[in-house]
RNA sequence: UGAGCCGGCCGGGCGGCCGCGGUCCGGGGGAUGCCCCCGGGUCGAGGAACGUCCGGGCUCCACAGGGCAGGGCGGUGGGCAACACCCACCCGGGGCGACCCGCGGGAAAGUGCCACAGAGAACAGACCGCCCGCGCGAGAGCGCGGGCAAGGGUGAAACGGUGGUGUAAGAGACCACCAGCGCCCGGGGCAACCCGGGCGGCUAGGCAAACCCCGCCCGGAGCAAGACCCAGCAGGGAACGUCCGAGGGCUGCCCGCCCGAGUUCCCGGGUAGGUCGCUAGAGGCGCGCGGCAACGCGCGUCCCAGAUGGAUGGCCGCCACCGCGCCAACCCGGGCAACCGGGGCGCGGCACAGAACCCGGCGUACAGGCCGGCUCAUCCG
Repeated sequence: UGAGCCGGCCGGGCGGCCGCGGUCCGGGGGAUGCCCCCGGGUCGAGGAACGUCCGGGCUCCACAGGGCAGGGCGGUGGGCAACACCCACCCGGGGCGACCCGCGGGAAAGUGCCACAGAGAACAGACCGCCCGCGCGAGAGCGCGGGCAAGGGUGAAACGGUGGUGUAAGAGACCACCAGCGCCCGGGGCAACCCGGGCGGCUAGGCAAACCCCGCCCGGAGCAAGACCCAGCAGGGAACGUCCGAGGGCUGCCCGCCCGAGUUCCCGGGUAGGUCGCUAGAGGCGCGCGGCAACGCGCGUCCCAGAUGGAUGGCCGCCACCGCGCCAACCCGGGCAACCGGGGCGCGGCACAGAACCCGGCGUACAGGCCGGCUCAUCCG
């Protein structure tokens, strides 16, 4: 310098004006501890607030214990409140490498399936082919009977590989080495597993995101959870009253006049409505310590949205970033010059998206940009 790998982070800044939601203070008003208005202070979206796919907290319901059914998870060790998440390692695969990928228990418990092609696809099989015998034929060869599986061919996959012995031809039929499997022993590791040795039989295909088997885990519904206060109507009860008239209207009170069959109170449940749940938390930041790490512990410090038709917005100016255009003027660099590049000027753009009980993950979307570590190639010293 060029290609790449991994990790972390930001995701516009400043100012002015107008506006919105929460909360506090002050003032004013009203039907006065509640609401409305005005002014001021303060706070006011995200890395994904998203999808709602997992896991928890919280709430209500159910529940002696065990089992069946159903669902989920699945190398090992660790982390965590928990997880299908994270970290480290193991095994397998890919890459020269940094590194990446794996829905990674069991296929010698059983059942099932393995498209197309092919003779044969799982207690294998014989199309071409090889060999022997008999017959026919002048011969090439053909037919019949038998042996074989080395070579060819099909396929994603054909029942170990290479070499030899052996044979009519062959074959783990036998032998050596190698691969792989099972068992045993020794060593290392907490473990998955790795390394080494011995024995055995010569070989055991794939699929479990097919049924199934093994181990572990799981009760259901969700803030429209749930709790409290309850207008009115309906229900239950009591008192008073129905011309000996409760109560109501006119009214400050009494008298009077008018209307008049219901009126008042209590009780439980509870709708509309309101209040709580509601945001201080497995919390953020900084430092130290332990740990490879995920993470844990300790100390200090901070308070950081809580709406309910649902606020967090709009306009303007300057700056930053990106794209396009222009050299008409000015400046800089190169060139003799035409001119080229940059500053500059003008126009446009600036993503994905948006809380609604909270938290931990995963997944997905995203204009543009920053930082760190590492690998390979080439060149120079």
Molecule: Bacterial RNase P class A
Organism: Bifidobacteriaceae bacterium